[in-house]
RNA sequence: GGGAGUUUAGCUUAAUUGGUAGAGCAUUUAUCUUACAAAUAAAAAGAGGUUGUUCGAAUCAACCAACUCCUA
Repeated sequence: GGGAGUUUAGCUUAAUUGGUAGAGCAUUUAUCUUACAAAUAAAAAGAGGUUGUUCGAAUCAACCAACUCCUA
C1' cells in the first nucleotide's frame, strides 16, 4: 500500500436481519443486622462520530475515527 472484520451501560455481552434497547457482574439507596457480609426491593448509568435512505435505523448506504486479523 491492498483486503476483511469489530465498535451497544463502568466491565462482559443479547437483540430471531428495520418497529423504538435487555441481561449478568459492578455502583447507589432502602429494609434486615450491635456491625459487616449475604439476601430482598428499588434507582442510576447506553447504540464510536457525521450525513443520507425510510413513516420508522443498533440493524441499510456513504465518509471519518479507533482497534484486530490477512497479505505485499
Predicted 3D model of a 72-nucleotide RNA (transfer RNA) from Mycoemilia scoparia. Its mean pLDDT, the model's own confidence on a scale to 100, is 82. Rfam family: tRNA. It is annotated as a transfer RNA. Gene Ontology term of the family: triplet codon-amino acid adaptor activity.